This is a predicted structure of a 71-nucleotide RNA (transfer RNA) from a Minisyncoccota bacterium. Its Rfam family is "tRNA". The family's RNA type in Rfam is transfer RNA. Rfam's curators write: Transfer RNA (tRNA) molecules are approximately 80 nucleotides in length. Its mean pLDDT, the model's own confidence on a scale to 100, is 82. NCBI's taxonomy places the organism under Bacteria, Bacillati, Minisyncoccota.
RNA sequence: GGGCGAUUAGUUAAGUGGCAUAACUGCUCUCUCCAAAAGAGCUGUCGAGGGUUCGAUUCCUUCAUCGCCCG
Numbered sequence: 001g002g003g004c005g006a007u008u009a010g011u012u013a014a015g016u017g018g019c020a021u022a023a024c025u026g027c028u029c030u031c032u033c034c035a036a037a038a039g040a041g042c043u044g045u046c047g048a049g050g051g052u053u054c055g056a057u058u059c060c061u062u063c064a065u066c067g068c069c070c071g
């Protein structure tokens, strides 16, 4: 230099154009003499910009970061 892939909550991951989800973590409550465990609830997220579309996490494009391959 060329090609391919990945980027979603604090962490690990689902989500192939129509309400953004789960588990763990965090917070609150119940239980308990206190705590742990258990149970109930709550908070919080689409890497950045642009485009297509009535509507974009999803499609296109540029950039950034990471990984793999070729030279």
Base pairs, nucleotide, nucleotide: 001070002069003068004067005066006065007064010024011023012022013021018054026042027041028040029039030038047063048062049061050060051059